About this RNA: This is a predicted structure of a 71-nucleotide RNA (transfer RNA) from a Bacillota bacterium. Rfam family: tRNA. Its family is annotated with triplet codon-amino acid adaptor activity in the Gene Ontology. By type it is a transfer RNA. Its mean pLDDT, the model's own confidence on a scale to 100, is 82. It was read from a public genome assembly.
RNA sequence: GGUGGCAUAGCCAAGUGGUAAGGCACGGGUCUGCAAAACCCAGAUCCCCGGUUCAAAUCCGGGUGUCACCU
Numbered sequence: 001g002g003u004g005g006c007a008u009a010g011c012c013a014a015g016u017g018g019u020a021a022g023g024c025a026c027g028g029g030u031c032u033g034c035a036a037a038a039c040c041c042a043g044a045u046c047c048c049c050g051g052u053u054c055a056a057a058u059c060c061g062g063g064u065g066u067c068a069c070c071u
Stems, first nucleotide, its partner, number of pairs: 001070007010024003018054001027041004047063005
C1' cells in the first nucleotide's frame, strides 16, 4: 500500500426495513428477626457524519477504531 470481517447497556450477545430479545453484573422493591436464595421492577442516541425511504441498528457513501490476510 491492497483486500476482507467486526463495532448494539458495565460485560457477553440476538436482531438482515416497521417502536432493540435474552443472560450476567449494578440499582430499587417483595419476602426474612437480619442476610442469602427466590420472585418482581427499572436501564441503550445501536461507533461518528451524511444519503435513500412514509419509516433505517438493518440499505448506500464517507470517516474512526479494531482484527485477519496479501504485498